The RNA shown here (transfer RNA) has 73 nucleotides and comes from a Candidatus Woesearchaeota archaeon. Rfam family: tRNA. From the family's description: Transfer RNA (tRNA) molecules are approximately 80 nucleotides in length. Its family is annotated with triplet codon-amino acid adaptor activity in the Gene Ontology.

[in-house]
RNA sequence: AGCCCCGUCGUAUAGCGGCCAAGUAUAGAGGGCUUUGGACCCUUUGACGGCGGUUCGAAUCCGCCCGGGGCUA
Numbered sequence: 001a002g003c004c005c006c007g008u009c010g011u012a013u014a015g016c017g018g019c020c021a022a023g024u025a026u027a028g029a030g031g032g033c034u035u036u037g038g039a040c041c042c043u044u045u046g047a048c049g050g051c052g053g054u055u056c057g058a059a060u061c062c063g064c065c066c067g068g069g070g071c072u073a
Stems, first nucleotide, its partner, number of pairs: 001072007010026004018056001027045006049065005
C1' cells in the first nucleotide's frame, strides 16, 4: 500500500428494508418472597462507531472516515 472480515445497552448475543416504543441473557437499581443471605418472581435503567448518500421508509443497502482482527507484498 492493496484485499477480506468485524463494530448493537457495562458484558455476550439476536436482527437480513416497514410487523421494532431495537429483543434476549447477564449486570445495575427498586420491590416481593425469606429470620438473614442465596435462589426464584415482578418492575425498571441502559446500545445500533462517525459523517454523507439511496429510499416513502435504513441497525439492515452504498461511499468515505475511525477502531479491531487477518492475508498478500